A computed fold for a 356-nucleotide RNA from Paludibacter sp., annotated as Bacterial RNase P class A. Its Rfam family is "Bacterial RNase P class A". Rfam's curators write: Ribonuclease P (RNase P) is a ubiquitous endoribonuclease, found in archaea, bacteria and eukarya as well as chloroplasts and mitochondria. Rfam links the family to the GO terms ribonuclease P activity, tRNA processing and dimeric ribonuclease P complex. The coordinates come from a structure-prediction model, not an experiment, and the mean pLDDT is 75. The organism belongs to Paludibacter, within Bacteria. The sequence was found by an Rfam model in a public genome assembly.

[in-house]
RNA sequence: UCAGUACUCCGGUUUGUCGCUUUGCUUUUGGUAAAGAGGAAAGUCCGGGCAACACAGGGCACCAUACUUCCUAACGGGAAGCUGUUCGCGAGGGCAGGGUAGUGUAACAGAAAAUAACCGCUUCGGUUUGCCGGAGAAAGGGUGAAAAGGCGAGGUAAGAGCUCACCGGUACUUGUGGUAACACAGGCAGCCGUACAUCCUAUGGGUUGCAAGAUCAUGUAUACCGGCGCAUGUAGGACGGCCCGUCCGAUGUCGGGGGGUAGAUUGCUUGAGGCUGUUGGUGACAACAGUCCCAGAUAAAUGACAAACACCUUGCUUGCAAGGCACAAAACCCGGCUUAUAGGAGUGCUGUUUUU
Numbered sequence: 001u002c003a004g005u006a007c008u009c010c011g012g013u014u015u016g017u018c019g020c021u022u023u024g025c026u027u028u029u030g031g032u033a034a035a036g037a038g039g040a041a042a043g044u045c046c047g048g049g050c051a052a053c054a055c056a057g058g059g060c061a062c063c064a065u066a067c068u069u070c071c072u073a074a075c076g077g078g079a080a081g082c083u084g085u086u087c088g089c090g091a092g093g094g095c096a097g098g099g100u101a102g103u104g105u106a107a108c109a110g111a112a113a114a115u116a117a118c119c120g121c122u123u124c125g126g127u128u129u130g131c132c133g134g135a136g137a138a139a140g141g142g143u144g145a146a147a148a149g150g151c152g153a154g155g156u157a158a159g160a161g162c163u164c165a166c167c168g169g170u171a172c173u174u175g176u177g178g179u180a181a182c183a184c185a186g187g188c189a190g191c192c193g194u195a196c197a198u199c200c201u202a203u204g205g206g207u208u209g210c211a212a213g214a215u216c217a218u219g220u221a222u223a224c225c226g227g228c229g230c231a232u233g234u235a236g237g238a239c240g241g242c243c244c245g246u247c248c249g250a251u252g253u254c255g256g257g258g259g260g261u262a263g264a265u266u267g268c269u270u271g272a273g274g275c276u277g278u279u280g281g282u283g284a285c286a287a288c289a290g291u292c293c294c295a296g297a298u299a300a301a302u303g304a305c306a307a308a309c310a311c312c313u314u315g316c317u318u319g320c321a322a323g324g325c326a327c328a329a330a331a332c333c334c335g336g337c338u339u340a341u342a343g344g345a346g347u348g349c350u351g352u353u354u355u356u
Base pairs, nucleotide, nucleotide: 002351003350004349005348006347007346008345009344010343012309013308014307015306016305017304018303020036021035022034023033024032025031026030038327042338043337045336046335047334048333049332050209051208052207053206062205063204064203065202066201067081068080069079070078071077082097083096084095085094086093087092098199102198103197104196105195106194118141119140121136122135123134124133125132126131149167150166152164153163154162168192169191170189172187173186174185175184176183177182213266214265215264216263224256225255226254227253228252236248237247238246239245273292274291275290276289277288278287279286280285311324312323313322314321315320316319
């Protein structure tokens, strides 16, 4: 240098004119000054704050999560580590983690997908001497993603953990190291297919979201109360159905009054806050010190136009021309995750057959 891998950062700048939102000042409806989107503001997937409602206690069901230790307000997030498997030459990346229990499933191919005989092998019987049938046998072949641990010897009719040595795995057990997952060493049992689901165990989960919720409240209608007015106390109602009787009693108007629609205010941005430094820690992160205040709209401001520069692409006349300049835009606030992103910068590490 090239190719790659893990991670981090930036993601246009300046000027002029005209506008918009918020706040301050002011001689107040005009002026003037300051501030005014993101790394994801996105998806709304996970967690928390905050708020309203609900809630004796216990169990089942349902949903989520699942190695260990730590971080954190919390998490299904993160850091460091452990085991297995898988991809890569490698740096590294992906996936998984309970169980020698029970049950189920395993396409196609194959005889057979778990109490495996298709070919071939051994043996017995029959025989028309071509073969046919029974039994044994998982060592050889073939199929498959996967075929009953590997390998050698003994053994046998032929064979087989059937027996034995060595190797691999698993369970149990002892010791050592580690906070732990686990590792290493020894003993012991011939115990020896894999994957997924069901299943088992543990932990967590009340519901709804700032259009939550709180305060004020014009008009219209009006529960209820009072005054006045109205009637032969009328219509009507209550006293279980009927009659009598008793009691209540509308519709108007004036005042009080509660609830509350439109609307306004609040919630609302000082916060698990930012920046810098020091210290502790492998790290996520934490502690301390200093310093700063940094959008708050409500149909929704953060814009439009012009110029210059920067950057990218193409072309050639090599300093000019043309074109382009990502993803995307707050809406109660935080911590994560995921996804989108033109172009640029930096750091560590790797290299089978990039270059000097």